Background: Predicted 3D model of a 104-nucleotide RNA (Guanidine-I riboswitch aptamer). It matches the Rfam family "Guanidine-I riboswitch aptamer". From the family's description: This family represents a conserved RNA structure found upstream of the ykkC and yxkD genes in Bacillus subtilis and related genes in other bacteria. Its mean pLDDT, the model's own confidence on a scale to 100, is 82.
RNA sequence: GUGCAGUGCGUCUAGGGUUCCGCUCGUUCCCAUGAGGCUGGUCCGAGAGGCGCACCCGCUGUCCGGCAGGGCGCGGGACACGGCGGGGCAAAAUCCCGGGAGGU
Numbered sequence: 001g002u003g004c005a006g007u008g009c010g011u012c013u014a015g016g017g018u019u020c021c022g023c024u025c026g027u028u029c030c031c032a033u034g035a036g037g038c039u040g041g042u043c044c045g046a047g048a049g050g051c052g053c054a055c056c057c058g059c060u061g062u063c064c065g066g067c068a069g070g071g072c073g074c075g076g077g078a079c080a081c082g083g084c085g086g087g088g089c090a091a092a093a094u095c096c097c098g099g100g101a102g103g104u
Base pairs, nucleotide, nucleotide: 007054008053009052010051011050012049015044016043020041021040022038023036024035025034026033027032055077056076057075058074059073061072062071063070064069079099081102085097086096087095
């Protein structure tokens, strides 16, 4: 200097809107229907947020085993600025493209 990697899933949260429920306003005798995201419930939801599980690595830990290896335990899995645009269940987003382009 160049390239590659930097695991997966679940759940919760920051955040997000408006399908459904609720709420507010209107029409209406009622059923119903129109409008409004509106403190909410459902819903979406983080690579750079939390937790858990799995997975991987290490042990000059322990137990089993003739060896190979296995069980359990402990430790580790660091760091992380970032558009425009597009996608997207009703819609939007710190969602997805994306640890992308670019920057340091």